[in-house]
Molecule: FMN riboswitch aptamer (RFN element)
Organism: Aquibacillus kalidii
RNA sequence: UUCUAUCUUCGGGGCAGGGUGUAAUUCCCGACCGACGGUGAUGAGUGGUUUACCACUCUUAGUCCGUGACCCGCAUUAGCAAUGCUUUUGCGGUGGACCUGGUGCAAUUCCGGGACCGACAGUUAAAGUCUGGAUGGGAGAAGAUAAGG
Numbered sequence: 001u002u003c004u005a006u007c008u009u010c011g012g013g014g015c016a017g018g019g020u021g022u023a024a025u026u027c028c029c030g031a032c033c034g035a036c037g038g039u040g041a042u043g044a045g046u047g048g049u050u051u052a053c054c055a056c057u058c059u060u061a062g063u064c065c066g067u068g069a070c071c072c073g074c075a076u077u078a079g080c081a082a083u084g085c086u087u088u089u090g091c092g093g094u095g096g097a098c099c100u101g102g103u104g105c106a107a108u109u110c111c112g113g114g115a116c117c118g119a120c121a122g123u124u125a126a127a128g129u130c131u132g133g134a135u136g137g138g139a140g141a142a143g144a145u146a147a148g149g
Stems, first nucleotide, its partner, number of pairs: 001149001004146007017029003031129002033118002035067004043058006062116002071093005078086003098114005120132003
């Protein structure tokens, strides 16, 4: 330093103000939010040196490439008052959204401008933001220990 195994910890944000109405944080005006890994020309720092470059570290995308939560199917594990229900694990499916101008060798990532998107169930009235499954799960992150190269 890398890989493997085990363990521990961590691991999601958001309707101000107003309108209508019997009733809406659900409609309308407006406001606000952006999980994880990768890429990346941003920003910062360190070092080298030929002062203009190089190397390294940290950091930079809601819309790019992937992943995860929810939901569905199949297989599978276990339980039960059993031809179904619940549950464990795995595989598969489903699963939203970006243009434009500038700079430049190079940007859907930078800068300017304008757009767009957001599971399921519930609700005096239709929800990205309220309540609930969820004190759950989770992509993954950090650390410790052991063994090997």